[in-house]
RNA sequence: AGAACAUGAAGAGUGGCGCAAGGGAACUGGCCCGUCGACCGCCCGGCAACCUGUAUCCGCAAGGUGCCAAAUCCAGCCCGCAAGGGAGACAUGUGGU
Numbered sequence: 001a002g003a004a005c006a007u008g009a010a011g012a013g014u015g016g017c018g019c020a021a022g023g024g025a026a027c028u029g030g031c032c033c034g035u036c037g038a039c040c041g042c043c044c045g046g047c048a049a050c051c052u053g054u055a056u057c058c059g060c061a062a063g064g065u066g067c068c069a070a071a072u073c074c075a076g077c078c079c080g081c082a083a084g085g086g087a088g089a090c091a092u093g094u095g096g097u
Stems, first nucleotide, its partner, number of pairs: 001097001004094005013044001015043004022033003027076004045068003049065003052061003072089001077086003
């Protein structure tokens, strides 16, 4: 990097410092966050999805990866009156090439 499989309505920051105007993956529409400083970076704190350890299970631990506004923020394509379901895309993990 591309493919396979699994999961994506649970959980976890009104912390400190730095920066400065955008940000919520991309496009469109909506909605929301943001100079009362968002996003991002570092530190600290936390969560426990997968792997791992322990274990009959639940659970516990927090070593690896990951994560800590809102359902993956919502919709978009297909089915459905709707609720909802499916697909696609994206994200994360696992094992392999």